The RNA shown here (Bacterial RNase P class A) has 336 nucleotides and comes from a soil metagenome.
The sequence is in RNAcentral, with records from MGnify.
Its mean pLDDT, the model's own confidence on a scale to 100, is 78.
[in-house]
RNA sequence: GAGCCGGCCGGGUGACCGCGGCGUCGCUCGACGGCGUCGAGGAAAGUCGGGGCUCCAUAGGGCAGGGUGCUGGCUAACGGCCAGUCGGGGCGACUCGCAGGAAAGUGCCACAGAGAACAGACCGCCGAUGGCUCUUUGGAGCACAGGUAAGGGUGAAACGGUGCGGUAAGAGCGCACCAGCGGCCGGGGUGACCCGGGCGGCUCGGCAAACCCCACCCGGAGCAAGGCCAAGCGUGGGAGGAGCGGCCCGCUCGAUCUCCCCAGGUAGGCCGCACAGAUGGAUGGUCACCCCAGCGCCUUCGGGCGCCGGACAGAACCCCGCUUACAGGCCGGCUC
Numbered sequence: 001g002a003g004c005c006g007g008c009c010g011g012g013u014g015a016c017c018g019c020g021g022c023g024u025c026g027c028u029c030g031a032c033g034g035c036g037u038c039g040a041g042g043a044a045a046g047u048c049g050g051g052g053c054u055c056c057a058u059a060g061g062g063c064a065g066g067g068u069g070c071u072g073g074c075u076a077a078c079g080g081c082c083a084g085u086c087g088g089g090g091c092g093a094c095u096c097g098c099a100g101g102a103a104a105g106u107g108c109c110a111c112a113g114a115g116a117a118c119a120g121a122c123c124g125c126c127g128a129u130g131g132c133u134c135u136u137u138g139g140a141g142c143a144c145a146g147g148u149a150a151g152g153g154u155g156a157a158a159c160g161g162u163g164c165g166g167u168a169a170g171a172g173c174g175c176a177c178c179a180g181c182g183g184c185c186g187g188g189g190u191g192a193c194c195c196g197g198g199c200g201g202c203u204c205g206g207c208a209a210a211c212c213c214c215a216c217c218c219g220g221a222g223c224a225a226g227g228c229c230a231a232g233c234g235u236g237g238g239a240g241g242a243g244c245g246g247c248c249c250g251c252u253c254g255a256u257c258u259c260c261c262c263a264g265g266u267a268g269g270c271c272g273c274a275c276a277g278a279u280g281g282a283u284g285g286u287c288a289c290c291c292c293a294g295c296g297c298c299u300u301c302g303g304g305c306g307c308c309g310g311a312c313a314g315a316a317c318c319c320c321g322c323u324u325a326c327a328g329g330c331c332g333g334c335u336c
Base pairs, nucleotide, nucleotide: 001336002335003334004333005332006331007330008329009328011290012289013288014287015286016285017284019039020038021037022036023035024034025033026032027030041312045323046322048321049320050319051318052317053222054221055220056219065218066217067216068215069214070084071083072082073081074080085099086097087096088095089094100213101212105211106210107207108206109205122152123151124148125147126146129145130144131142132141133140134139160178161177162176163175164174165173179203180202181200182199184197185196186195187194188193226271227270228269229268232266235263236262237261238260239258240257241253242252243251244250291310292309294307295306296305297304298303
C1' cells in the first nucleotide's frame, strides 16, 4: 500500500416550550394545575422460519398433502447457530454451496448434427472374406455386400486419456502408465469422510429447482386470538287476560297493552397487556455550546473563521432467529 474476518457505537450537555403512562398533592373537582418518575431500535422494518399464549379439532395407526435434506453438537424450537467433511473460487487471510439417491423405475436433454444413451456410418479409412471386371495365373482394379468410432465435422455433452503392440482398416482387442468406478484388506475419525495397499478392463453421460425413492418432521386459525361485565331499540320466554262452573294443579286460546321478571346477542367497558405501551396510536421541537464530516477564506502551518450537513428508520401480545435498509465513526485479529 492492497485486502480478509469479527465486535461495537450510531451524536453529547444545558436551557425553554410541549406529548403519553403511573404515583402523589392542591383546588375553582375538570378533557384542571403543581411535583416526582418512566417513556423506541440495531434493525422497533419485511412479517420469512420457529416457540410461548388462546380458541377450534383430535382414540391409535395408515394413506394423501406439505416441509427439511453432508456429519456431529447447541437450542423450547427452527429453514437458526457453532465446529467439521466434501466440492467451487482466491497467491493468501478467507469465502461460497437448495450438498441424500441417477448402479430401483419412468421421463427429458433445445439448436446444430448422420447419430444424444446399453448411440451413431455424413465425410473419411478399409474392403482380409464374399461378389464383379481384367489378367502374363503372380496379381491388379471396382467399392456391390460388408467392416470400421483411429481422423474430420456438429454440439454444453459423441460412450475414458497417452503410448506400444495388433489389424485389411480399426477397436480395452492385448499390454504399460494415468484418471474414474465398484468390491476387498489394513489404519485413523463419534461421524460425514480421510490415508495406504491390492483386485476387477468394470469405463457405467447430465438433469431429482422432473415424476419418483429413502430418512426425519408437520392438525387449523390467529391478540380483530380469546375471556368477563353489559345499556337503548328490537326479538324470544314467563306473569298479568279468556275458556274448562268456583279455588289449586294442568291443558287450550290470545297476545294490541304493562313503572313487572328472565334470556341470548349488539353498542360500550374491562381483562388478555408487559419496569414504554395505546379509544387510529405519546416518546417531539427550538436555541446555545461541544463532537464528527464536507466546502470556502485566512494563516506566523500550530491553527482560526464562516457556511452547510449528521443516516436508515420508528414499538402495537411476547420471545428466539433470519433477511433487508443505514450518514459517519471506533476497536481487535489476520493475509499478501